[in-house]
RNA sequence: GCCUCGGUAGCUCAGUCGGUAGAGCAGCGCCCUGAAAAGGCGCGUGUCGGCAGUUCGAUUCUGCCCUGAGGCA
Numbered sequence: 001g002c003c004u005c006g007g008u009a010g011c012u013c014a015g016u017c018g019g020u021a022g023a024g025c026a027g028c029g030c031c032c033u034g035a036a037a038a039g040g041c042g043c044g045u046g047u048c049g050g051c052a053g054u055u056c057g058a059u060u061c062u063g064c065c066c067u068g069a070g071g072c073a
Stems, first nucleotide, its partner, number of pairs: 001072007010025004019056001027043005049065005
C1' cells in the first nucleotide's frame, strides 16, 4: 500500500431485503425482612464511530476518513 470482517445502552451482543432500535448482565426505585442475602415487580432522552451523497425517509445503500482484528505483498 491492497483485501476481508468489526465499531449499536455502562459491559457482551442482536437487529431491520431503507419506515425511525432491542435482549442478557450490570445499575436504580419499590415490595418482602428486625436487617441483609435470595426472590418478585417496575425503570433505557443510545447524536447506531465521524463527514458527505442518494432518498419523502439512512443504523441499513454509496464515497471518503478515524479506529480494532486478521490476511497478502